Context: one part of a larger RNA
RNA sequence: UGAUGUUGAAGGAACUCGGCAAAAUGCUUCCGUAACUUCGGGAUAAGGAAGACCUAAUUUUGGGCAACCAUAAUUAGGUGGCACAAGCCAGGGACAAGCGACUGUUUAUCAAAAACACAGCACUCUGCUAACACGUAAGUGGAUGUAUAGGGUGUGACGCCUGCCCGGUGCUGGAAGGUUAACGUGAGAUGUGCAAGCAUCGAUCCGAAGCCCCAGUGAACGGCGGCCGUAACUAUAACGGUCCUAAGGUAGCGAAAUUCCUUGACGGGUAAGUUCCGUCCUGCAUGAAUGGCGUAACGAUUUGUCCGCUGUCUCCAACAUCAACUCA
Numbered sequence: 001u002g003a004u005g006u007u008g009a010a011g012g013a014a015c016u017c018g019g020c021a022a023a024a025u026g027c028u029u030c031c032g033u034a035a036c037u038u039c040g041g042g043a044u045a046a047g048g049a050a051g052a053c054c055u056a057a058u059u060u061u062g063g064g065c066a067a068c069c070a071u072a073a074u075u076a077g078g079u080g081g082c083a084c085a086a087g088c089c090a091g092g093g094a095c096a097a098g099c100g101a102c103u104g105u106u107u108a109u110c111a112a113a114a115a116c117a118c119a120g121c122a123c124u125c126u127g128c129u130a131a132c133a134c135g136u137a138a139g140u141g142g143a144u145g146u147a148u149a150g151g152g153u154g155u156g157a158c159g160c161c162u163g164c165c166c167g168g169u170g171c172u173g174g175a176a177g178g179u180u181a182a183c184g185u186g187a188g189a190u191g192u193g194c195a196a197g198c199a200u201c202g203a204u205c206c207g208a209a210g211c212c213c214c215a216g217u218g219a220a221c222g223g224c225g226g227c228c229g230u231a232a233c234u235a236u237a238a239c240g241g242u243c244c245u246a247a248g249g250u251a252g253c254g255a256a257a258u259u260c261c262u263u264g265a266c267g268g269g270u271a272a273g274u275u276c277c278g279u280c281c282u283g284c285a286u287g288a289a290u291g292g293c294g295u296a297a298c299g300a301u302u303u304g305u306c307c308g309c310u311g312u313c314u315c316c317a318a319c320a321u322c323a324a325c326u327c328a
Stems, first nucleotide, its partner, number of pairs: 001323008010314002014312001019309001027051005036041001038157001052079008061070003080084001092307007099299002104116002120155007132141003158294004163224003168221002170217005177212003184205001188201005225243005252286001253283001264280005
């Protein structure tokens, strides 16, 4: 000096990115227990009291014919200690917000999460030799199942809801028309041959799906405007005009896990708050199953605050063990 422990005056988070680490809490019985809530919870909420040993009495339960033995409590009185759940073991708590409903799963070896999954919801395909998947095939799974079944995709408990756009892309449907391959047809032409013929080229017509075309379809991929003016203070604009569009963002929420300007503004909390909570809306660039907004419970989750507690700190010190180091 380091590692692992133990203790510490006064203060008690002043430490620090951050209470990281440590300390504290911890058991049983009794009392008591809020908001909120899906009425189950929340809850060991929070908060408080008692606890050892001795004596006496009264009871509990079990065994026994009984004497009695074991057991669990109640009442009264007393004893000792600094300390009685005397050791080990053994929840710190409360409040507010984000995200995800939950239990679960995951980057074996830097990530456990808000990611994945999930029950529930929706769309879509599939009539059975099913769709779909594997395989060259035979065949197998699906399934010894049969649409209350099976596959695919998205969303993700529950509650309230889920607006407008079908122009583009996709998908579905469409007995017309356009385009169109091979095949078919074969006007005609060429080569060769005396010829019959043989060979080659070939206009036209015919001709499937697809595409074009016509419709439908958003819990399909996706998309959801600009400028100007206007009210008897000012400001603002319910209102009007105009351009463009397939249609111009509805309900909600909103400086947000989204806000650049920005430490936005106002309020709260602090002596002091780029974080936090509430509100506003000027949404650079929110928004409805790429789900929107809430939500009890839950979380080794993220953020903020308070109580308790402490060597985290003011400010370090001592002790124990081990190492390093010095000497032998």

The prediction has a mean pLDDT of 88. This is a predicted structure of a 328-nucleotide part of an RNA (large-subunit ribosomal RNA, domain IV) from a marine metagenome. Its Rfam family is "Bacterial large subunit ribosomal RNA".